Predicted 3D model of a 364-nucleotide RNA (Bacterial RNase P class A) from a Pseudomonadota bacterium. The sequence is in RNAcentral, with records from ENA. Taxonomically the source falls in Pseudomonadota (Bacteria, Pseudomonadati). A source record names the gene rnpB.
[in-house]
RNA sequence: GCGGAGGGCUGGAUGGCCGCGGACCCAAACGGGUUCGAGGAAAGUCCGGACUCCACGGAGCAACGGUGCCGGGUAACGCCCGGGCGGGGCAACCCGACGGAAAGCGCCACAGAGAUCAGACCGCCCACGGGUUCCGAUCCGGGGUAAGGGUGAAACGGUGGGGUAAGAGCCCACCGCGGCCUUGGCAACAAGGCUGGCACGGCAAGCCCCACCGGGAGCAAUGCCAAAUAGGGGGUCCACAUGGACGGCUUCGGUCCGGACCCCGGGUCGGCAGCUGGAGCCCCGGAGUAAUCCGGGGCCGAGAGGAAUGGUCAUCGAGGGGGAGACCCCUGGACAGAAUCCGGCUUAUAGGCCCUCCGCGCGU
Repeated sequence: GCGGAGGGCUGGAUGGCCGCGGACCCAAACGGGUUCGAGGAAAGUCCGGACUCCACGGAGCAACGGUGCCGGGUAACGCCCGGGCGGGGCAACCCGACGGAAAGCGCCACAGAGAUCAGACCGCCCACGGGUUCCGAUCCGGGGUAAGGGUGAAACGGUGGGGUAAGAGCCCACCGCGGCCUUGGCAACAAGGCUGGCACGGCAAGCCCCACCGGGAGCAAUGCCAAAUAGGGGGUCCACAUGGACGGCUUCGGUCCGGACCCCGGGUCGGCAGCUGGAGCCCCGGAGUAAUCCGGGGCCGAGAGGAAUGGUCAUCGAGGGGGAGACCCCUGGACAGAAUCCGGCUUAUAGGCCCUCCGCGCGU
């Protein structure tokens, strides 16, 4: 210098004017003043909790759902950190639902002879019989075989040698696999030794088995205050039936008893609480590889709710262009936007900045 890998930060700053919301103060009021006022994702609502109500004696089981290598962290998690194993990359590094397929059931398309109690299409061979023969062979029947070809995602281990008519774990060495042991490691696992016989294909994101976790609903939770109108209960007073009320109206029939005022209780509109000080943020020190934890000091950073957070101007900064330079011109821009709160994950994001590492090339 070129190419790449991992991680972190930022995503304008200050001020004036106008406008909006909260709190506090002043004012009898109109109004005025001070101060604060979106995010790293406020998003998706996908996990985990706090909190509240409901159910339930505690606990367990069944069912259903979830999680799934090991160790650690945490309030908890499907999150994070560290490690193991497998895969990719020259490497930095990245990816992995990564328990069990010799408990059982099920499935394995197409192609292919055969897809799991394997199988024989093309081949190879003759330890057999018969025919033809130009004695090289060839045909038919019967066998042997699975090395080679072919199909497939996958064909009852792989490579090499011996062996054989041809072959075959038939035998041997190494690799792979199973069992046992030793060593290292908390463990997952790794390394080594002995031994076995090549047997045991794949799929559990099919059922299933094993281990662990989970009661349900959610701030529109939940609690409190509480109009008008209608309806419910009670009291007092006035009526007591040729009357009145109710079933849409009328007739008949039925049922009931009415009216005024006052009081009580429930619900609705509305208001208040929950509601933001918390698994909080910043700095320093310590433990730990790290996630994280411990100790000390400092700070308060939206709380609305038919729901505010906007506009404009100036200066600086940033980006682009011009100029030798002082300087001049242009631009405004990403995704998005609180609604009980917190820990994560995932997704979106113009531009700018920083750190560490890897490979190749060049120079010294």